[in-house]
About this RNA: RNAcentral holds the sequence, with entries from ENA. This is a predicted structure of a 379-nucleotide RNA (Bacterial RNase P class A) from Angustibacter luteus. The coordinates come from a structure-prediction model, not an experiment, and the mean pLDDT is 77.

């Protein structure tokens, strides 16, 4: 200095003016509100609502079947699909990154195309052994048939271990060494996933579970338009089906049970959509010690930072600060470029609460800081 990784943080400042929202006080008020004055007034994502709590309301005697989810260990949390940290594969020279990572000897189903054959497989061509035919230089070619063979070509994402020998007409785990891989067993190191080492077998077993389906393990349901509390308004009518033969709930996906039980459901037609509560002090925030590799805990001290209801939180100039471009000075350098300073023009993202909290994606002008690693040089 160049490339590169991986983690953290900012998301313009002052200033004047003109505006807006709740809250408080203060003065007017026609009681609708209206003027001042002060605090306070969106995000790192408020987003997408995809997961996972708090809160709320309904539900919860059992029993079967169903249904969603999650899936390496082993900690974190209020919980998780989130975090950490390790293992196991994969890719990189590295730092690092990825991984929808339980089971495919529990049974089932698939496996495009090409190919003979795709799973207890398979003779297209080739090898080989025996009759047959024909043709001649009579021991040699060619063609066809029966058998034998997975060594060797060829397809293919995969072809039923790989290498070398013994062996055979020719081959073949049919033997045999070794190496790969499985399955059991023993010791060693780990909490543990696994890891290193040894030993015994049969000799070989394809893939896919984000396909059915097996294990483990976790789950009632519906959302702040929850819910509640006041006030105001109105007009009923028709049709169905039911009271012990039993509608209809409770029950929310089914069934059985069980328990409540006189009302329920449809359509027509009329009425209201106004206030208050919930509602923001919380699994809050900052510092700092302590404990942990770490995610995170724990103490102590400090801090208050939105609460709107159609629906606030913007706008205009100035000054400075970033960032791009053109352009001039002026140092450096062979140059291409670069540092400094100056002039003019342009630029500012993505995007905003609507009950809260933790995630996870996914947008984003730009900018800053720290840890590592690769390569050159140079001490």
């Nucleotide at each position: 200095c160049g490339a590169g990784u991986c983690a953290g943080c900012c998301a313009g400042g002052c200033g004047a003016c003109c505006g807006c929202g709740u809250c408080a006080c203060c003065g007017g008020u026609u009681c609708g509100c209206c003027g001042g004055u002060g605090c306070c007034g969106a995000g790192g994502a408020a987003c997408g609502u995809c997961c996972g709590g708090g809160c709320u309301c309904c539900g919860c005697a059992g029993g079967g079947c169903a249904g969603g989810g999650u899936g390496g260990u082993g900690g974190g949390u209020a919980a998780c699909g989130c975090c950490c940290a390790c293992c196991c594969g994969g890719g990189g020279u590295g730092a690092c990154c990825c991984g929808c990572g339980g089971g495919a000897c529990a049974g089932u189903g698939c496996c495009a195309c090409a190919g003979a054959g795709a799973a207890g497989a398979g003779a297209c061509c080739g090898c080989c052994a025996g009759g047959c035919c024909g043709g001649c230089u009579u021991g040699c070619c060619g063609g066809g048939c029966u058998g034998g063979u997975a060594a060797g070509g060829g397809u293919g994402a995969a072809a039923c271990g790989g290498u070398g020998g013994u062996g055979u007409a020719a081959g073949a785990g049919a033997c045999c060494a070794c190496c790969a891989g499985c399955a059991c067993c023993c010791c060693c190191g780990g909490u543990g996933a696994c890891g290193g080492g040894g030993g015994u077998g049969g000799c070989u077993c394809g893939g896919u579970a984000a396909a059915c389906c097996c294990c483990a393990c976790c789950c009632g349901g519906a959302g702040c338009a929850a819910g509640g509390u006041c006030a105001g308004a109105c007009a009923g009518g028709g049709a169905g089906c039911g009271a012990u033969c039993g509608a209809g709930g409770g029950c929310g996906g089914c069934c059985c049970g069980c328990c409540c039980g006189a009302g329920c459901u449809c359509c027509c037609g009329g009425g209201u959509a106004g206030a208050c509560c919930g509602c923001u002090g919380g699994a809050g925030c900052g510092u700092g010690c302590u404990g942990g590799c770490a995610a995170c805990a724990g103490c102590a001290c400090g801090c208050c930072g939105a609460g709107a209801u159609g629906g606030a939180u913007g706008g205009u100039c100035g000054c400075c600060a970033c960032c791009c471009g053109c352009u001039c000075g002026u140092g450096g350098g062979u140059a291409a470029c670069c540092g400094c300073g100056g002039g003019c023009g342009g630029g500012g993202a993505c995007a905003g609460g609507a009950c809260c909290c933790g995630g996870c994606g996914u947008a984003u002008c730009g900018g800053c800081u720290g840890g590592c690693u690769c390569g050159u040089c140079c001490g």